[in-house]
Small-subunit ribosomal RNA, central domain from Olea europaea, 351 nucleotides, folded computationally. The coordinates come from a structure-prediction model, not an experiment, and the mean pLDDT is 85. Rfam family: Bacterial small subunit ribosomal RNA. Rfam links the family to the GO terms structural constituent of ribosome and ribosome. The source organism's lineage runs through Eukaryota, Streptophytina, eudicotyledons, asterids and Olea. RNAcentral holds the full RNA, with entries from SILVA.

Context: one part of a larger RNA
RNA sequence: UUGGGCGUAAAGCAUCUGUAGGUAGCUUUUUUAAGUUCAUCGUCAAAUCCCAGGGCUCAAUCCUGGAUAGGCGGUGGAAACUACCAAGCUGGAGUACGAUAGGGGCAAAGAGAAUUUCAGGUUGAGUGGUGAAAUGCAUAGAGAUCGAAAAAAACACCAACGAUGAAAGCACUCUGCUAGGCCGAUACUGACACUAAGAGAUGAAAGCAAGGGGAGCGAAUGGGAUUAGAUAUCCCAAUAGUCCUAGCCGUAAAUGAUGGAUACUAGGUGCUGUAUGUAUCGAUCAGUGCAGUGCUAUAGCUAAUGCGUUAAGUAUCUUACCUGGAGAGUAUGUUUGCAAGAAUGAAACUC
Numbered sequence: 001u002u003g004g005g006c007g008u009a010a011a012g013c014a015u016c017u018g019u020a021g022g023u024a025g026c027u028u029u030u031u032u033a034a035g036u037u038c039a040u041c042g043u044c045a046a047a048u049c050c051c052a053g054g055g056c057u058c059a060a061u062c063c064u065g066g067a068u069a070g071g072c073g074g075u076g077g078a079a080a081c082u083a084c085c086a087a088g089c090u091g092g093a094g095u096a097c098g099a100u101a102g103g104g105g106c107a108a109a110g111a112g113a114a115u116u117u118c119a120g121g122u123u124g125a126g127u128g129g130u131g132a133a134a135u136g137c138a139u140a141g142a143g144a145u146c147g148a149a150a151a152a153a154a155c156a157c158c159a160a161c162g163a164u165g166a167a168a169g170c171a172c173u174c175u176g177c178u179a180g181g182c183c184g185a186u187a188c189u190g191a192c193a194c195u196a197a198g199a200g201a202u203g204a205a206a207g208c209a210a211g212g213g214g215a216g217c218g219a220a221u222g223g224g225a226u227u228a229g230a231u232a233u234c235c236c237a238a239u240a241g242u243c244c245u246a247g248c249c250g251u252a253a254a255u256g257a258u259g260g261a262u263a264c265u266a267g268g269u270g271c272u273g274u275a276u277g278u279a280u281c282g283a284u285c286a287g288u289g290c291a292g293u294g295c296u297a298u299a300g301c302u303a304a305u306g307c308g309u310u311a312a313g314u315a316u317c318u319u320a321c322c323u324g325g326a327g328a329g330u331a332u333g334u335u336u337g338c339a340a341g342a343a344u345g346a347a348a349c350u351c
Stems, first nucleotide, its partner, number of pairs: 003323003007305002012319001014202004021195003025089002028087002032083001034082002036078009050066005092192001093189004097184002100181001104178004109173002115151003120146003126137002164169001207248002210245003216242002221237004259318006267296010277285001279284001300307002324351002333344004
């Protein structure tokens, strides 16, 4: 490389947009003839191989003749399929319209509980912490309690196996701006689609750098314990950080460890959104359809576990990736970054 694979054994990019490329609706009509297919011609030296005949007594060997398949090229046909040209169609896709659900995003304003601090009143000896203690705080009045003030961060209950977003993520309340989805009926466009190398955008936490902020928590660090020791666990403190603004970084067990799209293939039972309607004064709601989200299970698949209309089933298209372990996600080079690093990524040796 071929082949075979990719939930858990090696292997799905963190997620999306999208260029080249690849692939792609209709028994519709037309054109061309590149692929395809038929016929014919040329060529693919001889020897060799194969077939037939012949000659060395036979054989090996030698001589003569012949041929298929296939490749390449020329010429002339065919037009079903792929492709091309032109014209249509509406089921894929999209637009308009009506309604609708939502912690989707951005910005601004406001609320309450708790915590800590500060000033004051009351009180007067402990408090705090632990397995037990001690460090700590406290008669210079702590802790407890009462009401006043300030600050920063996070939003109890509702809350769910629930909603929403491409993923990361997203929840106090209200307002403004804004994006997407689902459903419905009717018009319109008429294949406008799918995937996607490179590229671009977004991307938790930690970290970096500038300016703010700093209540609580809290790496590092100090002290007290534990212990043979204790650079830990436990306790008392506490810096960076955590928060905000404008940037950088670009990684996670970034997980459903499962790429995306389309079609098909028993059921049962919940929840969310919506349409319809057997009813009802109404709240509500049997059934049915569509979209999502769960559990269970048949066929089938799987090494097993399990998956099972949200497939890991049956198929098609397309893309990333894998190819024994260790060395090693290392070395080197390159790109990128302020740095930390990230991306790409071997070999020797060895089992």